[in-house]
Context: one part of a larger RNA
RNA sequence: UGACGGGGGCCCGCACAAGCGGUGGAGUAUGUGGUUUAAUUCGAUGCAACGCGAAGAACCUUACCUGGGCUAGAAUGCAUUUUGACCGUGGGUGAAAGCUCACUUUAUAGCAAUAUACAAUUUGUAAGGUGCUGCAUGGCUGUCGUCAGCUCGUGCCGUGAGAUGUUGGGUUAAGUCCCGCAACGAGCGCAACCCUUGUCCUUAGUUGCCAGCACGUAAUGGUGGGAACUCUAAGGAGACUGCCGGUGACAAACCGGAGGAAGGUGGGGAUGACGUCAAGUCAUCAUGGCCCUUACGGCCAGGGCUACACACGUACUACAAUGGUCGGUACAGAGGGCUGCAAUACCGCGAGGUGGAGCCAAUCCCAGAAAGCCGAUCCCAGUCCGGAUUGGAGUCUGCAACUCGACUCCAUGAAGUCGGAAUCGCUAGUAAUCGCAGAUCAGCUAUGCUGCGGUGAAUACGUUCCCGGGCCUUGUACA
Numbered sequence: 001u002g003a004c005g006g007g008g009g010c011c012c013g014c015a016c017a018a019g020c021g022g023u024g025g026a027g028u029a030u031g032u033g034g035u036u037u038a039a040u041u042c043g044a045u046g047c048a049a050c051g052c053g054a055a056g057a058a059c060c061u062u063a064c065c066u067g068g069g070c071u072a073g074a075a076u077g078c079a080u081u082u083u084g085a086c087c088g089u090g091g092g093u094g095a096a097a098g099c100u101c102a103c104u105u106u107a108u109a110g111c112a113a114u115a116u117a118c119a120a121u122u123u124g125u126a127a128g129g130u131g132c133u134g135c136a137u138g139g140c141u142g143u144c145g146u147c148a149g150c151u152c153g154u155g156c157c158g159u160g161a162g163a164u165g166u167u168g169g170g171u172u173a174a175g176u177c178c179c180g181c182a183a184c185g186a187g188c189g190c191a192a193c194c195c196u197u198g199u200c201c202u203u204a205g206u207u208g209c210c211a212g213c214a215c216g217u218a219a220u221g222g223u224g225g226g227a228a229c230u231c232u233a234a235g236g237a238g239a240c241u242g243c244c245g246g247u248g249a250c251a252a253a254c255c256g257g258a259g260g261a262a263g264g265u266g267g268g269g270a271u272g273a274c275g276u277c278a279a280g281u282c283a284u285c286a287u288g289g290c291c292c293u294u295a296c297g298g299c300c301a302g303g304g305c306u307a308c309a310c311a312c313g314u315a316c317u318a319c320a321a322u323g324g325u326c327g328g329u330a331c332a333g334a335g336g337g338c339u340g341c342a343a344u345a346c347c348g349c350g351a352g353g354u355g356g357a358g359c360c361a362a363u364c365c366c367a368g369a370a371a372g373c374c375g376a377u378c379c380c381a382g383u384c385c386g387g388a389u390u391g392g393a394g395u396c397u398g399c400a401a402c403u404c405g406a407c408u409c410c411a412u413g414a415a416g417u418c419g420g421a422a423u424c425g426c427u428a429g430u431a432a433u434c435g436c437a438g439a440u441c442a443g444c445u446a447u448g449c450u451g452c453g454g455u456g457a458a459u460a461c462g463u464u465c466c467c468g469g470g471c472c473u474u475g476u477a478c479a
Stems, first nucleotide, its partner, number of pairs: 001479002003476003007473007015463002019426005026317008034308002042053002064303005070297001077125003082120003088103006106117004128292002131290003137286002139281003142277001144275001149188006155164001157162001168179003194269004199237007209226002213224003240263001243257005319419001323378007335366003340359002345354003385416001390411007432455007
């Protein structure tokens, strides 16, 4: 100087408390451990691994296993040898890959030799490795933590390690600001600058809008027209403790108020200092070293990654009446669409099929939002709750749904009556609850993930205690 203390002081955080809803019990989905297996590829392992890499394992992917083939090899460059092929068509064998047979078969210049191009082939240089080492590395990432810290120059103090500044008194979300002070300044962080949302104005007015004036329809901005309103998208205005009162040290600031769409960082996002964990990744990629080279490389078929006495994590669906079922009816936002989205119509109980208007999209389509509201029914029961499981019949995608897809219909109707010890999230348009869209994608195991809007709470006395963190101080046989 740090680190640590079941030392002290001050302060903060959904850390506790106050509340609301869960997890832990059930069924299923998914990941992991374990076990099994020819293989169940590999990695991730307290917080910070476990719906994680994987924004999508039937083949492919695929790295694993079994079996069958290849050996300068699946790709590229250069040099070189030989040939006129290659491609294509057909045959044999085969699970395919591969092996093999036959047919067909170059261009340009030139009379030709030959040269060039192209393709294959030979040889060489060279390839290939998801093999090992993340404790040899780059890059990227997690975490403490969006915590308020981490440092430097000069000066001053100390023999020195170092100290001072950065401590102190206030204050703040903040090393934020003010005052004081052997310090005076400065840098990386904080804040601001950026994006979005909340109000208003200007400009613009189609594909969006429709107040007023007309036309028209069963109905609809449908039409003329309008530029007001909504909206769209570009530019501005606006919030700064600016104003008033109080407290304070005449400061910084805090409390209350006015005006205002918004008030003291308005809400949200992006943004992550010096460093810590030899944290994670050699399987994104790159790369040192080591290792394999007729195999640890490359191709193919089938299987496996989907196994199942069990254990754990994360979710979904429930156990019902604030509910289930049936009928009627209302209101979003944000996205996607040419190998695409697909309307009206017709067929089917349905998944879906036929067909194809329109749309490269503020125009057309996906597209019915759902909870809600109105009415009817059920009457507390393992039920008209719950839907697992299983049987049958189908639809769709795709060479192909046996291992191992999703969906539909009929039948079946399991556990489950609110969950022990323990434990998690959340402070406002939040929790809870309801649906919608997208990426990946032929299809899908999505109940996942990332977004979007609808409805919309309760509670916070307080900081004694648990956890984590910041500053000062103290002890130490630790570094």

Small-subunit ribosomal RNA, 3' major domain from a metagenome, 479 nucleotides, folded computationally. The coordinates come from a structure-prediction model, not an experiment, and the mean pLDDT is 82.